Context: one part of a larger RNA
RNA sequence: UGACGGGGGCCCGCACAAGCGGUGGAGCAUGUGGUUUAAUUCGAUGCAACGCGAAGAACCUUACCCGGGCUUGACAUCCUCCUGACGGAACCUAGAGAUAGGAUCUUCUUCUUCGGAAGCGGGAGUGACAGGUGCUGCAUGGCUGUCGUCAGCUCGUGUUGUGAGAUGUUGGGUUAAGUCCCGCAACGAGCGCAACCCUUGUUGUUAGUUGCCAUCAUUAAGUUGGGCACUCUAGCAAGACUGCCGAGGUUAACUCGGAGGAAGGUGGGGAUGACGUCAAGUCCUCAUGGCCCUUAUGUCCGGGGCUACACACGUGCUACAAUGGUGGGGACAAAGUGAAGCUAAGUUGAAAAACCAAGCAAAUCACAAAAACCUCAUCCCAGUUCGGAUUGGGGUCUGCAACUCGACCCUAUGAAGUUGGAAUCGCUAGUAAUCGCAGAUCAGCAUGCUGCGGUGAAUACGUUCCCGGGCCUUGUACA
Numbered sequence: 001u002g003a004c005g006g007g008g009g010c011c012c013g014c015a016c017a018a019g020c021g022g023u024g025g026a027g028c029a030u031g032u033g034g035u036u037u038a039a040u041u042c043g044a045u046g047c048a049a050c051g052c053g054a055a056g057a058a059c060c061u062u063a064c065c066c067g068g069g070c071u072u073g074a075c076a077u078c079c080u081c082c083u084g085a086c087g088g089a090a091c092c093u094a095g096a097g098a099u100a101g102g103a104u105c106u107u108c109u110u111c112u113u114c115g116g117a118a119g120c121g122g123g124a125g126u127g128a129c130a131g132g133u134g135c136u137g138c139a140u141g142g143c144u145g146u147c148g149u150c151a152g153c154u155c156g157u158g159u160u161g162u163g164a165g166a167u168g169u170u171g172g173g174u175u176a177a178g179u180c181c182c183g184c185a186a187c188g189a190g191c192g193c194a195a196c197c198c199u200u201g202u203u204g205u206u207a208g209u210u211g212c213c214a215u216c217a218u219u220a221a222g223u224u225g226g227g228c229a230c231u232c233u234a235g236c237a238a239g240a241c242u243g244c245c246g247a248g249g250u251u252a253a254c255u256c257g258g259a260g261g262a263a264g265g266u267g268g269g270g271a272u273g274a275c276g277u278c279a280a281g282u283c284c285u286c287a288u289g290g291c292c293c294u295u296a297u298g299u300c301c302g303g304g305g306c307u308a309c310a311c312a313c314g315u316g317c318u319a320c321a322a323u324g325g326u327g328g329g330g331a332c333a334a335a336g337u338g339a340a341g342c343u344a345a346g347u348u349g350a351a352a353a354a355c356c357a358a359g360c361a362a363a364u365c366a367c368a369a370a371a372a373c374c375u376c377a378u379c380c381c382a383g384u385u386c387g388g389a390u391u392g393g394g395g396u397c398u399g400c401a402a403c404u405c406g407a408c409c410c411u412a413u414g415a416a417g418u419u420g421g422a423a424u425c426g427c428u429a430g431u432a433a434u435c436g437c438a439g440a441u442c443a444g445c446a447u448g449c450u451g452c453g454g455u456g457a458a459u460a461c462g463u464u465c466c467c468g469g470g471c472c473u474u475g476u477a478c479a
Base pairs, nucleotide, nucleotide: 001479002478003476004475005474007473008472009471010470011469012468013467015463016462019427020426021425022424023423026318027317028316029315030314031313032312033311034309035308042053043052064304065303066302067301068300069299070298073129077128078127079125080124081123082122083121084120091102092101093100094099107117108116109115131293132292134291135290136289140287141286142282143281144280145278147276152191153190154189155188156187157186158167159166160165171182172181173180197270198269199268200267202238203237204236205235206234207233208232211228212227213226216225217224241264244258245257246256247255248254320420324379325378326377327376328375329374330373336367337366338365341360342359346355347354348353386417391412392411393410394409395408396407397406433455434454435453436452437451438450439449
């Protein structure tokens, strides 16, 4: 000087408290451990691994296992030789396929075969080399997590101390903030804080199609004429600064109240992550040192596995019902996506869906039905008209192919479960809770993820305690 203390003081945070809803019990989904297996590929492991890498394992992916092949190789460059038609696609034969054999076979020039040329291709040999998701994240770059959006971390000059160092950065106030003020052997400065950026909330203005419809006419319908007021869209501006007023207060602030205002004290949300810590994570994104393999640890193919299942844990979904279930009828979003695509209307089917077929590279057309909600009817507290697991049968779709191992529909079946022990998690407002919608990945396959809107609470006295953090101070057998 740090670090640590079941030392002290001050302060903060959904840290506790006050509340609301969960997890822990059930069934299922998913990840992990374990076990099993020929293989169940690999990594991630307190917070900060476990719906994580994986924004999607039937084949492929795929790295694993079994079997069948290849050896200058699936891929790159170079050297030597051969060939002019070789090779590829489609075809035939053998094979599980990789592959092997066969036949046919490009363009230009030329009247055509032939010949020639182009593009250049192919084969053989030979090694130089390729190749490796093999090892080391404790050799590394890059990227990332974490403390933590916590308020800290430093430097120059000066001063001071023999020196390590100190001072500044401490003190008194104040702030979300090392934010600002005052004081002070310090005076300044940098990285952080804040602001600048995006978005949302208000208004003006410009513009008026694919958007909108107040007035006029018209229609089944903003459908059409018309209009650009309004909504909306998207450019440019304005707007908020404790700026103004009152009370308290030396300053900085802060507290209480008020005016004006769409908004009031960082308005809400996002992006933004200092010096560093954890030899944190990643050699399986990529790059890369070293080591290792080179007829195999490379590479091609078929099948299997990653989907196993006495069990244990994490994260979720669905429930246990009447604030509900079921059947009619009615209403209101936002944000997205669409050409190997989205698919209206129509027809068929009980349905998944199929057939047919407009429009739309989309403010025009489509996905598209929003759901909770409202309303009418029914059920009458039961393991039920709750709950839907499991299983039998029959189908639809995607795809070479749904046996291992897809999703969906119909029918039958109708398990556990009657609110969950110890313990534990999230959340302070358009939040929690609840309701649906879209997107990425994607042939097909979300209860996951990322977004979007609808409905919409309760509570916070306070800082004694638990956890984490910041500043000062004190002790130290630690560095």
Annotation: This is a predicted structure of a 479-nucleotide part of an RNA (small-subunit ribosomal RNA, 3' major domain) from a metagenome. RNAcentral holds the full RNA, with entries from SILVA.